Notes: This is a predicted structure of a 350-nucleotide part of an RNA (small-subunit ribosomal RNA, central domain) from a soda lake metagenome.
[in-house]
Context: one part of a larger RNA
RNA sequence: CUGGGCGUAAAGGGUGUGUAGGUUGUCACGUAUGUCGGAUGUGAAAUUCCGGGGCCUAACCCCGGCGCUGCAUUCGAAACUGCGUGUCUAGAGUACAGGAGAGGUAAGCGGAAUUCUUGGUGUAGCGGUGAAAUGCGUUGAUAUCAAGAAGAACACCGGAUGCGAAGGCGGCUUACUGGAAUGUUACUGACACUGAAACACGAAAGCUAGGGGAGCAAACAGGUUUAGAUACCCUGGUAGUCCUAGCUGUAAACGGUGUGCACUCGGUGUUGGCGGAAUUGUCCCCGCCAGUGCCUAAGCUAACGCGUUAAGUGCACCGCCUGGGGAGUACGGUCGCAAGAUUAAAACUC
Repeated sequence: CUGGGCGUAAAGGGUGUGUAGGUUGUCACGUAUGUCGGAUGUGAAAUUCCGGGGCCUAACCCCGGCGCUGCAUUCGAAACUGCGUGUCUAGAGUACAGGAGAGGUAAGCGGAAUUCUUGGUGUAGCGGUGAAAUGCGUUGAUAUCAAGAAGAACACCGGAUGCGAAGGCGGCUUACUGGAAUGUUACUGACACUGAAACACGAAAGCUAGGGGAGCAAACAGGUUUAGAUACCCUGGUAGUCCUAGCUGUAAACGGUGUGCACUCGGUGUUGGCGGAAUUGUCCCCGCCAGUGCCUAAGCUAACGCGUUAAGUGCACCGCCUGGGGAGUACGGUCGCAAGAUUAAAACUC
């Protein structure tokens, strides 16, 4: 030099778009950057190594040889690589067709429930708990009927379901709009993969401004419990939760599993599309493609387990890890209104 890893031991970036870079399909011709071979020159001496020799020996010294694995010039080789020109269609994309979907944005609408207001009926309790009490109630509560108002969330369907890059998305209708799958193989002809930076998106909580505020509910108050009870339980209750515009940029942002491509026994569900055969039939059955689950072969794994949705076998590219604590901290930088985020040590200690 080569050689290790990242589901759970340290380690996959929260997710995407994408610049540089890295890598890159088929065939033909050319070239000769890398690559390979020959020749010539050079690669000082000393040193190292090998063979001799001289000092009594050794160190040391002398002679000869190898070597100096390099560089330059030149002549060749052309499989691979690079470059140039052309070609192809298997990668990638476009077009067309009929379907699926809680994909996104905006507007409108709906019913159940809850609370409040008004009115009717009605009277002494209600509520709450393990048991109570605080609380509410004769200024008429709770219960019940009718009318009205408000805000938030959408029971059943609902599924091991579907969609989305991830976060996430669930009442109904309309408008605008993104993506994927299937089928026809018509078109383009390598247009591809990954992706440091960069940019965009990014639950909840939090922040700024303006609205809104039914229910719930940090903080807070009271009542219980208890040795105490800054809790669990109960009665209240403000931020917040909701909307608009901006900020924040983090999560057990998890499949704790980066993205893409290829290959490698099967079985059984389910979702979408298509085909076959058959039919009263859109069902059943057989098959293909794409997704989503379970069980397993080989193989892998420390084991657990994974197993065509790989953690198997390979290739390309990115990110990350290197004993525990100190510490995801200090300092500095960048970002932020702040909270803080990001980048990220050391002393010391075991």

Description:
The RNAcentral record of the full RNA draws on SILVA.